[in-house]
RNA sequence: CCGGGUGGCUGGGCGACCGCUGGCUCCUGCGCAGGCAGGGGCUGGAGGAAAGUCCGGGCUCCACGGGAAUACGGUGCCGGCCAACGGCCGGCGGGCAGAGGGCGCAGGCCCGAGGCCCAGGGAAAGUGCCACAGAGAGCAGACCGCCACGGCGAGGCCUCGGCCUCCCCGCGGCAAGGGUGAAAGGGUGGGGCAAGAGCCCACCGCGCUCCCGGCAACGGGGGCGGCAUGGCAAACCCCACCGGGAGCAAGGCCGAAUAGGGGCGGCCGGCGUGGCGGGCAACCGCUGACGCAGGGACAUUCCCGUCCCGCCGCCCGGGUUGGCCGCGUGAACCCCGCGGCGACGCGGGGUCCAGAGGAAUGGUCGUCCAACGCCGAAAGGCGCGGACAGAACCCGGCUUACAGGCCACCCGGCGCC
Numbered sequence: 001c002c003g004g005g006u007g008g009c010u011g012g013g014c015g016a017c018c019g020c021u022g023g024c025u026c027c028u029g030c031g032c033a034g035g036c037a038g039g040g041g042c043u044g045g046a047g048g049a050a051a052g053u054c055c056g057g058g059c060u061c062c063a064c065g066g067g068a069a070u071a072c073g074g075u076g077c078c079g080g081c082c083a084a085c086g087g088c089c090g091g092c093g094g095g096c097a098g099a100g101g102g103c104g105c106a107g108g109c110c111c112g113a114g115g116c117c118c119a120g121g122g123a124a125a126g127u128g129c130c131a132c133a134g135a136g137a138g139c140a141g142a143c144c145g146c147c148a149c150g151g152c153g154a155g156g157c158c159u160c161g162g163c164c165u166c167c168c169c170g171c172g173g174c175a176a177g178g179g180u181g182a183a184a185g186g187g188u189g190g191g192g193c194a195a196g197a198g199c200c201c202a203c204c205g206c207g208c209u210c211c212c213g214g215c216a217a218c219g220g221g222g223g224c225g226g227c228a229u230g231g232c233a234a235a236c237c238c239c240a241c242c243g244g245g246a247g248c249a250a251g252g253c254c255g256a257a258u259a260g261g262g263g264c265g266g267c268c269g270g271c272g273u274g275g276c277g278g279g280c281a282a283c284c285g286c287u288g289a290c291g292c293a294g295g296g297a298c299a300u301u302c303c304c305g306u307c308c309c310g311c312c313g314c315c316c317g318g319g320u321u322g323g324c325c326g327c328g329u330g331a332a333c334c335c336c337g338c339g340g341c342g343a344c345g346c347g348g349g350g351u352c353c354a355g356a357g358g359a360a361u362g363g364u365c366g367u368c369c370a371a372c373g374c375c376g377a378a379a380g381g382c383g384c385g386g387a388c389a390g391a392a393c394c395c396g397g398c399u400u401a402c403a404g405g406c407c408a409c410c411c412g413g414c415g416c417c
Base pairs, nucleotide, nucleotide: 001413002412003411004410005409006408007407008406009405010404012368013367014366015365016364017363018362020045021044022043023042024041025040026039027038028037029036030035047388051399052398054397055396056395057394058393059247060246061245062244072243073242074241075240076239077091078090079089080088081087092120093118094117095116096115100111101110102109103108121238122237126236127235128232129231130230143178144177145174146173147172149170150169151168153166154165155164156163157162158161186204187203188202189201190200191199205227206225207224208223209222210221211220212219213218251325252324253323254322261316262315263314264313265312266311267310270292271291272290273289274287275286276285277284278283294309295308296307297306298305332351333350334349335348336347337346338345339344372383373382374381375380
C1' cells in the first nucleotide's frame, strides 16, 4: 500500500429563496367577555432503526378478601447488573476446527493457547420415537469372519507313525477384525484363551463416596465398584420459578342543531282489548299500554307494499359530530471526576431537544464531498444524483433493512528500511 474479518461511530455538509407546523412575544381589527380573525419578529421541527410488534416496564381503565391446589402460558448452568426482562456483563461446562507441545520404533494416543458456537435443569420416574442402510436400533444381534468337535475328502513332509495346510457338510462357542449406520451395550495397551470377551490387570472415561479449593456453577485429589446406565425433552412428561385482563380507538372533561328518551302541566281523542275505580247488575268513568280504523311520506292518480304518527309549553338526563386534556422534565441528554475486569453505579456542572390529529417535518437553486454510468493510456472531463426508511402515549431491549464514510484491533499478500 492492497484485500479480508471482528467491534464501535456515522449515515450528506454549507448558503439563498418560497412554503407547512409547534412554542414565545408584539401589533391591528371585532366582541360586554371567555375569545376570534389577520399580520410581524424570534425560535424548535423524524430515526439508528421512527420498522417487525417478539420480550420487559411506566401510565390508564376493568376485575380482585387471604391462602392453597389444578389447568394454561412462559422461563431454565452459576454469580452479578438493571425499574424489569427471554436483555446485558463476568465466569463455569460442553461441542467444532486447531497454532503448538509431550509419549511411542510405528500405526497412533494424550495435553492444549487463542478463535467460533451452545433453547446449557432432569434420559438409573414413566410413555413414545430412532427414517434409510444393516444380521442386529433396546429385555440387541451374527452377514462376512475366528475357533473347537464330528463326518468325509485333497495335498505336503517324514525317522512310517504322526505332524502341517486346505475344501465341503453338520453341530456348537465367540464378538476380536471386516461391513451398515447419525448412533452397534465403554476406549487404548497388555495378560489370558481353542478362539475370544472387563474374563483379569494398568491408564483414561463412567458411577458411588470422602477430603481440599471456590459465594456458586464447578474444579483437583484419594478410596471403592468391572461397567450396570445408547441417543432424543426444539416429543409427551417430571422438577423449580414466574404470570389477573385489555390497551391512548386506554381513559377523563365540556358539550350544540336535528332526531330520539324521561318527567310535569294544559288541550283533543272513533272502535275494540287489557288495566284501575264505582255499581247488586246492565253499565258508567278514567287510562295516548296494545291492536284496528284513520292520517302522513315514498313526484302525481288507483291498488299493493315499506316506514312514520297525538298537539303545545316547561324541565331533566344520556349520547353522536365537534372542542379540550391525557401529550412530553424524562428509568432524559451532554461534559467532567471517582469506584468496578465489565455490564453499571455514585457525585458535580450544564441543557430543554418534534408534538401533528387524514396527520407538518417540504420544494427550488447554487456550491462542495462521496457513490454510480460513459469517454480517456493517464491526468482528467461529462452526465446523473443521494442507502434503508419515515414519528402518532412513552421508555428499556431483541430482531430485521441499510449506498457510502471514519476509527480501533486482528489476519493474509506485496514493496521498502

Model confidence (mean pLDDT): 75 of 100. A computed fold for a 417-nucleotide RNA from Falsiroseomonas sp. HW251, annotated as Bacterial RNase P class A. Taxonomically the source falls in Falsiroseomonas (Bacteria, Pseudomonadota, Alphaproteobacteria, Roseomonadaceae). A source record names the gene rnpB. Of the family's consensus pairs, 96% are formed in the model.